[in-house]
Background:
A computed fold for a 62-nucleotide RNA from an Acidobacteriaceae bacterium, annotated as Fluoride riboswitch aptamer (crcB RNA motif). Of the family's consensus pairs, 100% are formed in the model. NCBI's taxonomy places the organism under Bacteria, Acidobacteriota, Terriglobia, Terriglobales, Acidobacteriaceae. It was read from a public genome assembly, where an Rfam model found it. Its Rfam family is "Fluoride riboswitch aptamer (crcB RNA motif)". Rfam links the family to the GO terms positive regulation of gene expression and response to fluoride. The coordinates come from a structure-prediction model, not an experiment, and the mean pLDDT is 77.

RNA sequence: UGAUGCGCUGGCGAUGGAGUUCGCCGUUAACCGCCCUCCGGGCUGAUAACUCCUACAGAACU
Numbered sequence: 001u002g003a004u005g006c007g008c009u010g011g012c013g014a015u016g017g018a019g020u021u022c023g024c025c026g027u028u029a030a031c032c033g034c035c036c037u038c039c040g041g042g043c044u045g046a047u048a049a050c051u052c053c054u055a056c057a058g059a060a061c062u
Stems, first nucleotide, its partner, number of pairs: 010025004016053006033043004
């Protein structure tokens, strides 16, 4: 200095933050939504799941 293995730290789960749980990955990775006639057009959701907050949208009341 390089390679490999183990451990630790860490990262990720289609748009923000926090907590809990689950799953995945090891930087060559996990992950980066769906549909159509794919030039282009259309649709759902702030969660992987649950709870809360924030943003956005709709309705009602003051």